[in-house]
C1' cells in the first nucleotide's frame, strides 16, 4: 500500500431487510431482607449509537470521507 472485520452505557454484547421514547446483562448507586455482611430481591440514574458530510418525511442501520483496533495479502 489494498482488502476484510469491529467501534452502541463503566465493562461485555444485541438491535443493521430505515420507522416511532435506543435495549439486555454484570457493574455504580438506593431500598428490602440480615445482629453485620454476602447471595437474594425491588428500583434509580447513565448514550451526540468512533468523528464530520449526504441521501430521506424520517438514519445506531444506506452512501462517502476521516479515525482507532484488528486480520490477511503484497
Nucleotide at each position: 500500500g489494498c482488502a476484510c472485520c469491529a467501534g452502541u452505557a463503566g465493562c461485555u454484547c444485541a438491535g443493521c431487510u430505515g420507522g416511532a421514547u435506543a435495549g439486555a446483562g454484570c457493574g455504580c448507586c438506593g431500598g428490602a431482607c440480615u445482629a453485620c455482611g454476602a447471595a437474594u430481591c425491588c428500583g434509580u440514574a447513565g448514550g451526540u449509537c468512533g468523528g464530520g458530510a449526504g441521501u430521506u418525511c424520517g438514519a445506531a442501520u444506506c452512501u462517502c470521507u476521516c479515525c482507532u483496533g484488528g486480520u490477511g495479502c503484497g
Molecule: transfer RNA
Organism: uncultured Desulfobulbus sp.